[in-house]
RNA sequence: AGAGUUUGAUCCUGGCUCAGGAUGAACGCUAGCGGCAGGCUUAACACAUGCAAGUCGAGGGGUAACGCGGGGUAGCAAUACUCUGGCGACGACCGGCGCACGGGUGCGUAACGCGUAUGCAACCUACCUGUAACAGGGGGAUAACGGAGGGAAACUUCCACUAAUACCCCAUAUUGUCAUUCUUUCGCAUGUUAGGAUGACGAAAGCUUCGGUGGUUACGGAUGGGCAUGCGUGACAUUAGGUAGUUGGUGAGGCAACGGCUCACCAAGCCGACGAUGUCUAGGGGAGCUGAGAGGCUUAUCCCCCACACUGGUACUGAGACACGGACCAGACUCCUACGGGAGGCAGCAGUGAGGAAUAUUGGUCAAUGGACGGAAGUCUGAACCAGCCAUGCCGCGUGGAGGAAGAAGGUCCUAUGGGUUGUAAACUGCUUUUAUAGGGGAAUAAAGUGUGGUACGUGUACCGUUUUGUAUGUACCCUAUGAAUAAGGACCGGCUAAUUCCGUGCCAGCAGCCGCGGUAAUACAGAAGGUCCGGGCGUUAUCCGGAUUUAUUGGGUUUAAAGGGAGCGCAGGCGGGACCUUAAGCGUGUUGUGAAAUGUACCGGCUCAACCGGUGAUGUGCAGCGCGAACUGGGGUUCUUGAGUGGGUACGACGUCGGCGGAAUUCGUGGUGUAGCGGUGAAAUGCUUAGAUAUCACGAGGAACCCCGAUUGCGAAGGCAGCCGACGAGUCCCUUACUGACGCUAAUGCUCGAAAGUGCGGGUAUCGAACAGGAUUAGAUACCCUGGUAGUCCGCAUGGUAAACGAUGGAUGCCCGCUGUUGGCGAUACAAUGUCAGCGGCCAAGCGAAAGCGUUAAGCAUCCCACCUGGGGAGUACGCCGGCAACGGUGAAACUCAAAGGAAUUGACGGGGGCCCGCACAAGCGGAGGAACAUGUGGUUUAAUUCGAUGAUACGCGAGGAACCUUACCCGGGCUUGAACUGCCGGCGAACGAUUCAGAGAUGAUGAGGCCCUUCGGGGCGCCGGUGGAGGUGCUGCAUGGUUGUCGUCAGCUCGUGCCGUGAGGUGUCAGGUUAAGUCCUAUAACGAGCGCAACCCCUGCCGACAGUUGCCAGCGUGCAAGACGGGGACUCUGUCGGGACUGCCGGCGCAAGCCGCGAGGAAGGUGGGGAUGACGUCAAAUCAGCACGGCCCUUACGUCUAGGGCGACACACGUGUUACAAUGGCCGGUACAGAGGGCAGCCACCCCGCGAGGGGGAGCGAAUCUCGAAAGCCGGUCUCAGUUCGGAUCGGAGUCUGCAACCCGACUCCGUGAAGUUGGAUUCGCUAGUAAUCGCGCAUCAGCCAUGGCGCGAUGAAUACGUUCCCGGGCCUUGCACACACCGCCCGUCA
Repeated sequence: AGAGUUUGAUCCUGGCUCAGGAUGAACGCUAGCGGCAGGCUUAACACAUGCAAGUCGAGGGGUAACGCGGGGUAGCAAUACUCUGGCGACGACCGGCGCACGGGUGCGUAACGCGUAUGCAACCUACCUGUAACAGGGGGAUAACGGAGGGAAACUUCCACUAAUACCCCAUAUUGUCAUUCUUUCGCAUGUUAGGAUGACGAAAGCUUCGGUGGUUACGGAUGGGCAUGCGUGACAUUAGGUAGUUGGUGAGGCAACGGCUCACCAAGCCGACGAUGUCUAGGGGAGCUGAGAGGCUUAUCCCCCACACUGGUACUGAGACACGGACCAGACUCCUACGGGAGGCAGCAGUGAGGAAUAUUGGUCAAUGGACGGAAGUCUGAACCAGCCAUGCCGCGUGGAGGAAGAAGGUCCUAUGGGUUGUAAACUGCUUUUAUAGGGGAAUAAAGUGUGGUACGUGUACCGUUUUGUAUGUACCCUAUGAAUAAGGACCGGCUAAUUCCGUGCCAGCAGCCGCGGUAAUACAGAAGGUCCGGGCGUUAUCCGGAUUUAUUGGGUUUAAAGGGAGCGCAGGCGGGACCUUAAGCGUGUUGUGAAAUGUACCGGCUCAACCGGUGAUGUGCAGCGCGAACUGGGGUUCUUGAGUGGGUACGACGUCGGCGGAAUUCGUGGUGUAGCGGUGAAAUGCUUAGAUAUCACGAGGAACCCCGAUUGCGAAGGCAGCCGACGAGUCCCUUACUGACGCUAAUGCUCGAAAGUGCGGGUAUCGAACAGGAUUAGAUACCCUGGUAGUCCGCAUGGUAAACGAUGGAUGCCCGCUGUUGGCGAUACAAUGUCAGCGGCCAAGCGAAAGCGUUAAGCAUCCCACCUGGGGAGUACGCCGGCAACGGUGAAACUCAAAGGAAUUGACGGGGGCCCGCACAAGCGGAGGAACAUGUGGUUUAAUUCGAUGAUACGCGAGGAACCUUACCCGGGCUUGAACUGCCGGCGAACGAUUCAGAGAUGAUGAGGCCCUUCGGGGCGCCGGUGGAGGUGCUGCAUGGUUGUCGUCAGCUCGUGCCGUGAGGUGUCAGGUUAAGUCCUAUAACGAGCGCAACCCCUGCCGACAGUUGCCAGCGUGCAAGACGGGGACUCUGUCGGGACUGCCGGCGCAAGCCGCGAGGAAGGUGGGGAUGACGUCAAAUCAGCACGGCCCUUACGUCUAGGGCGACACACGUGUUACAAUGGCCGGUACAGAGGGCAGCCACCCCGCGAGGGGGAGCGAAUCUCGAAAGCCGGUCUCAGUUCGGAUCGGAGUCUGCAACCCGACUCCGUGAAGUUGGAUUCGCUAGUAAUCGCGCAUCAGCCAUGGCGCGAUGAAUACGUUCCCGGGCCUUGCACACACCGCCCGUCA
């Protein structure tokens, strides 16, 4: 000293939370010792029992108990009984002193109760002390005791006797008190001091050992009290008025004393927003805790004061009480009782019950300190000193110290043949002995006093000797012995906050101070290991201060975060211009008194140290007194003009009130013209209209509002104010400098004004128009739209008092760069330029601000005054009060709940916001899908199983480019368990292999003819069996992963470095103007460059050239019936290698350029020629653990593996993708022509024969530019004639072919027969912009065969259309709004559960 938490991120505002310290604490776990301290915070609840205040015989009468002496009786002694106040003493009694202290508690009290400072000339004070004086005489009682009664008891009555330092009377009176009076001192005053005169009143106690002690009066001192006053000392104004002894006076009473303290009379005061009165809470202070301080909180222990003593009241006694352990009365409660009546008061010390989270022993001693009494000895003392219990706190000590690495074992973790850690820790070796245990020794606290003897000495003390007194305590402390021996835990380890791993659990159990963890890999739960912090303690809870500048005096704010009153006037209050004189209240300084002690603090000292304790000093910021000073503030006085006001002059304006006038328009009325609609809307309907509307003309009525001018204009305090004229009223600016001379500013309470809507009464009512009605819209539509329409809208008088009453910005004054527009005035003037004052606006410097922004009209720099704010919600709600006719307004909470709510700005995403631009996106076209049958995939259902995955676009002829067995992962059955495959080691046996036969569905089992090699002689290769370590898993998790892939999207974007801007997130660059297919390029530019993307580089294709010609080609030459068949040829086609070519290069136009335009030139090709490959940063926790790989988890005679059969092919249905069709641009039959790209040896198969055909049988060639597979639509001819057909071919029957171990479930093909639906397909929807769509066939992969109509390729024939970008979908850039950021499939409101 700060930190966490609002956001995707940022800055700010703002709350919540944490780290610190503290406690009379409590609870949890743990616990060896000592010292010092502390210990009912709750029920001022109730209390059993014991103790806590007595003492004096030197005041008195006396003698119940005890002891001594004496007498008597029991014969004497011992002993017992008894008598005797003679002595020591002493119960009860009279009397004195004390009991008003000490001790406890905090109920009450918001008060002169407390604190502090003063005053009493208005007072008292026992015991103590000083001074002056006195004590003469007399008297009558009474308790005890005795006697007699009453009562259960407590207690009490009567009779009789008696004493005193008890009580009474008389005398005396320095002085005292009172009255009258004279002189005098002092004081602010009432008054008072001193001296004198006269009169009246008032005292006493004895005891004695003769030393003394006590008594009385008076004045002093000291001590202790009483009273009064200034200042200070809680909360609430949702408590605003209170008060009749109330305030004062006169007189009297009362008191120690003043006083309405009490009373009689008189007056009507007194207190109060500077908070009276009321209600609630509370003993106050020194001090304690915290804090840098200022402050905040607290009042346990200790000290001072106050109050109280079961509750309430009252007095008595006394120096002192209205009395804790006294009295009386009343009340509640408890107890005793013979029922008649009595007794009691722990908030004293212990202790009990109760309450409570919670707080101790029914202990010891008067040894010390202190107190009461006493002459003293002494007695009493739960005050006090000690001990006991409790980690409640603070302090101290210990639980060992040194060495010791095989870094042991065990635990635990990891990247696991090995390491790390626990850890020098342990074991082990030698050492020490605080503590512990045992034994022994052993204080101080005792100063003094007492008793006694003596000395000085002389009656007073002092000194000396001696004696005696210790609870704690045989304690502290010291010595010796023994032996590491007797002694360590608690919390925490996600961030804040020091400290991390494994296992378990699986939004469960749980944690949590805040944020938040936990849904199968949890450093956050639980356990373990390790670590961290503290340590005889550690944590938790509660409370206080701090951090919190989060109530801001120090030290905050109010445009938008909470917060400026709607506005003005103005009383109180606060603040206030220049000069001079004065005062000294504030202020400054000096000094005096006080500010108790303890505490705190500096130093010194005592307990071994420390805590603790003692001593000394400084402090104690305060209050009061007395001086000094005079700058500033205040008070008094004089003066000034610049603040303020007044006068004069010229202007200005939608300023206010009242009255009058005007035209246009709407509506209505009357009349005319005129005819079928009008009106209204997105479209309609309700409505109006043939009884004549709407439209149009004329006239009339009435109400309301004032077009243009008109504007960032003007006026007003705000609300607000707009046709024209007049009257009355108000205001401001400017000019002048004549007058006053600070007269000012602000303004709580108060008063006034105050839009619209509303209310009351009375008018008025044209338009518009809440409510209401109807029509529409809609899922509904109590709305938006339409047709009507009441209150209202208008006027007058009242009322009400609120608005986003806003500049969301209170008023006043001064100061601080500029530019520009405009209104009014003045000056100047040329129809200039320009100056000045007061307004209204715009843009900026400095400065301010969280930023946006404000910026001489401040949100800048300062001063003054007012108002208001202190997290969000609850709530401007409830209650109360005030106002109002009501509506309602003003004032204005709490419980509870959340960790945020919020401001400004940033980047995205989004918008049924805007701008620009793309894309078969729409449009324009062509052909399809959706209807039918079939094929195929999927869902669903079914099933023993119908294995699994893929699911909007981006799953669904997808993984699968080949499910009859196999595949195969699924189901049923039968087997195996080192296993079907691979491999290390050990032991045993044997070649391995294995025809044949048997059993079986097969796997498998049995049988077993036959049948080894190498060798260093140890053995090895190979196989089987047994054991052991690995295996195996298409089991789970694609949300643990790698790799790969889809999609946005071949969209034009995505970023970086440096610089610059911004507090920052971030921006700039990448924006702007053009241009492009393109962030393509150009220009401009606080940016300059660069990277990944775009483009280009690569492949195919289109043109040309060069080279090379076999299996390809054949122009010319030759041969040949014919065929490039042959000789030959390289020209051509072609093949396949290398090059060329296209670059807006040229021309014209436009343009700064980039570039664009052109039926341009040239060219095979023209503006990217066409196609492909190529996919930026990223998004979808997208897909895949079943292609592969891989972490973790799971199975191990099974979730592994082998095998037979079945299933993946099921079938009421639904969807996707396709094929074939519905026909004449066609079907069928015959004839005939032209490809490309590929494949081929368990293959392609020419050609020949057989079969209608699939195919079969022969058979040449070809591992292929050589052989082979090989086109169809097309073209020519014929037929069919619009029909369920010569269309269509499903389905079914029969017969076959081929592949294969095997075509039943479940293959393809052929032939014959059968001949279903279907006649162009609803809503909706898909593809395609040129060699494209459409149509036509061919090939290939997989493959024994094939469910291929699929996929991937190839060529043949070969169109139509695009005006255009409003709309749908997707995308890009800029901009705007935003309460979204999981980002509109968002957020969020209400109701219900």